[in-house]
């Protein structure tokens, strides 16, 4: 150097729930807590999955149903950066 990640050191993230906040929802952001993560660092290119304001059909019951440009990187795939170095 690449692979690998059962040891071990030094570190790191932070689910669930609670308070504040933002958002029509999903979800996010800060604070609190840890459920678990070798990328649980970052990125919406592909595929899953969530909401539907807004359009759209249909009803004429005032709801049903579709539809991402919204969102999820702690759904998988991919890119790309990283710590430690016993076998």
């Nucleotide at each position: 150097a690449a692979g690998g990640g059962u040891a071990a050191a030094a570190a790191g993230c932070a689910a669930a729930c609670c308070c504040a906040u933002c958002g029509a929802a999903a979800g996010g952001u800060g604070g609190g807590g840890a459920c678990g993560c070798a990328a649980a660092g970052c990125c919406a290119c592909c595929g899953g999955u969530c909401u539907a304001c807004g359009g759209g059909u249909u009803u004429c019951u005032u709801a049903a149903c579709c539809u991402a440009c919204g969102a999820u990187g702690g759904c998988g795939g991919g890119g790309u950066u990283g710590c430690c170095g016993a076998a």
This is a predicted structure of an 87-nucleotide RNA (c-di-GMP-I riboswitch aptamer) from a Woeseiaceae bacterium. The coordinates come from a structure-prediction model, not an experiment, and the mean pLDDT is 84. The sequence was found by an Rfam model in a public genome assembly. The source organism's lineage runs through Bacteria, Pseudomonadati, Pseudomonadota, Woeseiales and Woeseiaceae.